[in-house]
RNA sequence: GGGCUGGUAGAUCAACGGUAGAUCGCUGCCCUCGCACGGCAGAGGCUUCGGGUUCAAAUCCCGACCAGUCCA
Numbered sequence: 001g002g003g004c005u006g007g008u009a010g011a012u013c014a015a016c017g018g019u020a021g022a023u024c025g026c027u028g029c030c031c032u033c034g035c036a037c038g039g040c041a042g043a044g045g046c047u048u049c050g051g052g053u054u055c056a057a058a059u060c061c062c063g064a065c066c067a068g069u070c071c072a
Base pairs, nucleotide, nucleotide: 001071002070003069004068005067006066007065010024011023012022013021018055026042027041028040029039030038048064049063050062051061052060
């Protein structure tokens, strides 16, 4: 330098173009003498950035950046 894959909640990952979810973690309540376990509820995302297509984009197209991998 080139090819491919990926970038979404604190972490690990989902999500046919139509209100972005799960698990763990975190907070509160219940339970307990107290803790842990367990039960219930809640907070937490302008989906890496810029542009385009579309009535509508996390999703499709172009470019940039970052990470992984292969080739040179």
A computed fold for a 72-nucleotide RNA from a groundwater metagenome, annotated as transfer RNA. Its mean pLDDT, the model's own confidence on a scale to 100, is 82. RNAcentral records the identical sequence in 3 taxa.